This is a predicted complex of two RNAs, RNase P RNA and transfer RNA, with 442 nucleotides together. It holds a member of the Rfam family "Bacterial RNase P class A". By type it is a ribozyme.
RNA sequence: GCCGGUCGGACAGUCGCUGCGCGUGUCAUGCGCGUGGAGGAAAGUCCGGGCUCCGCAGGGCAGGGUGCCAGGUAACGCCUGGGGGGCGAGAGCCCACGGAAAGUGCCACAGAAAAUAUACCGCCCGGCGCCGCGAGGCUCCGGGUAAGGGUGAAAUGGUGCGGUAAGAGCGCACCGCGCUCCUGGUAACAGGAGUGGCAGGGCAAACCCCACCCGGAGCAAGACCAAAUAGGGGAGCGGUCCGCCGCCUUCGGGCGUCGGCGAGGCGUGGCCCGCGCUGCUCCCGGGUAGGUCGCUAGAGGCGUGCGGCGACGCACGUCCCAGAUGGAUGACUGUCCGCUCCUGACAGAACCCGGCUUACAGACCGGC
RNA sequence: GGCGAGGUAGCUCAGAUGGUUAGAGCGUCGGAUUCAUAACCCGGAGGUCACGGGUUCAACUCCCGUCCUCGCUA
Numbered sequence: 001g002c003c004g005g006u007c008g009g010a011c012a013g014u015c016g017c018u019g020c021g022c023g024u025g026u027c028a029u030g031c032g033c034g035u036g037g038a039g040g041a042a043a044g045u046c047c048g049g050g051c052u053c054c055g056c057a058g059g060g061c062a063g064g065g066u067g068c069c070a071g072g073u074a075a076c077g078c079c080u081g082g083g084g085g086g087c088g089a090g091a092g093c094c095c096a097c098g099g100a101a102a103g104u105g106c107c108a109c110a111g112a113a114a115a116u117a118u119a120c121c122g123c124c125c126g127g128c129g130c131c132g133c134g135a136g137g138c139u140c141c142g143g144g145u146a147a148g149g150g151u152g153a154a155a156u157g158g159u160g161c162g163g164u165a166a167g168a169g170c171g172c173a174c175c176g177c178g179c180u181c182c183u184g185g186u187a188a189c190a191g192g193a194g195u196g197g198c199a200g201g202g203c204a205a206a207c208c209c210c211a212c213c214c215g216g217a218g219c220a221a222g223a224c225c226a227a228a229u230a231g232g233g234g235a236g237c238g239g240u241c242c243g244c245c246g247c248c249u250u251c252g253g254g255c256g257u258c259g260g261c262g263a264g265g266c267g268u269g270g271c272c273c274g275c276g277c278u279g280c281u282c283c284c285g286g287g288u289a290g291g292u293c294g295c296u297a298g299a300g301g302c303g304u305g306c307g308g309c310g311a312c313g314c315a316c317g318u319c320c321c322a323g324a325u326g327g328a329u330g331a332c333u334g335u336c337c338g339c340u341c342c343u344g345a346c347a348g349a350a351c352c353c354g355g356c357u358u359a360c361a362g363a364c365c366g367g368c
Numbered sequence: 369g370g371c372g373a374g375g376u377a378g379c380u381c382a383g384a385u386g387g388u389u390a391g392a393g394c395g396u397c398g399g400a401u402u403c404a405u406a407a408c409c410c411g412g413a414g415g416u417c418a419c420g421g422g423u424u425c426a427a428c429u430c431c432c433g434u435c436c437u438c439g440c441u442a
Stems, first nucleotide, its partner, number of pairs: 001368007009336007017037008039346001043357002046355005051218004063214005068082005083097001084095004098209002103207002105203003120149002122145006129138003157175006176198001177196008222293004232284006241260003245256004264278005300319008337344001369441007378394004387425001396412004418434005
């Protein structure tokens, strides 16, 4: 230098906070004793699952996610092992690592040309004209050429030899690539043989295609108990007024029964109209405040053995390890520890669990 | 606690489907005008596109991770 793991102040005393149990006291709040009381990330809420409710969620569409192969797992975008690629001298580390020949789209500027290829300079051949004694040179035109130059992030396989007017997979050798077969491997893939002169560069964290997966919401989910007030439904009782009928009467009225809510009162800012409601008691049902449950014993921790390269699984033993609801786990003193005697890193549970990511002073252990 | 949306000049906002140099209004600075000021006119400055990585030839834009702000929910 690299990799993996553990801890992340310790002990004692005093004073507090809080859950539970026991005892005790009060109308009630309490009091005493015992015992438990934050993390490796409790964080971000980025994935996955349990749990709960909702049209019980089978298929299709839409939408979203994942993406080499195999395995682990409740499940995953996580983990393990392997393959391929890249970096490093190395121990090791990193990789969104399916498909560009299904289709569509994009590739600015520069450049001749950015994907049906193409000829700017250059090189070569031919022709007209001009110059020159000549070798040859120059302008223009037609054709060949991707070897060379130049542009660009990227230019149509690479190197070498042959070949050619100059060139070119045009031919050959090697490398690369495609296809077919064989061998090894569960597979990804690797190796080998043959064959094709070579086919259309990149981008899919552009649309998309292929394969697989996903119902939605979330404990403020949800379930139960249930006050006052005001609504809804029902039963009973009582009262005011009016009307009808009956009885009594001292002729003023009184009593009883049946029916009605016209009148009265209250509200609608005031007035009129209109509209709505109507005293008491009990019952039923919904439901608010409030309370209880969900709430912590779990895919749990530790140890041993066995299986597996490993992630992990199985068996046995053992332990109980926060559950608040304005939200507790703190403060002080002393001794010690971290080189310093200043300061104790990052950081505080809120239904639970498996991961990932991010933050983190320092200390210790093991391997290379 | 849970679930969503956003971050671009001093302020309020644009920025299509990645492309050459990121714009507009207000504000600010300078000039011009005016006796002077304002308004009008002309010109300029001012941006780590919240931050850090990745994909790509190229990122405000696409992807991932942090930070901050706002909203909904008993």